[in-house]
RNA sequence: CAGGGUGUAGCUCAGUCUGGUCAGAGCGCUUGCCUUGGGAGCAAGAAGUCGGGGGUUCAAAUCCCUCCACCCUGACCA
Numbered sequence: 001c002a003g004g005g006u007g008u009a010g011c012u013c014a015g016u017c018u019g020g021u022c023a024g025a026g027c028g029c030u031u032g033c034c035u036u037g038g039g040a041g042c043a044a045g046a047a048g049u050c051g052g053g054g055g056u057u058c059a060a061a062u063c064c065c066u067c068c069a070c071c072c073u074g075a076c077c078a
Stems, first nucleotide, its partner, number of pairs: 001074007010027004020058001029045005051067005
């Protein structure tokens, strides 16, 4: 430099193709119950500008453009 992929809750991811239940799951975290205490268990709860910006649309995590970060493959140099 070329091609491709990924980016959604603290972590791992689903949802994106075919726009419209309005943002979800597991783990973790917080509180309470239980226990002598801890763990486990039970109950409740908090937490996300869906990488940034712009566009299309009545409506965008989802479609289009651009930028950023990371990963893979290849080329180039040595």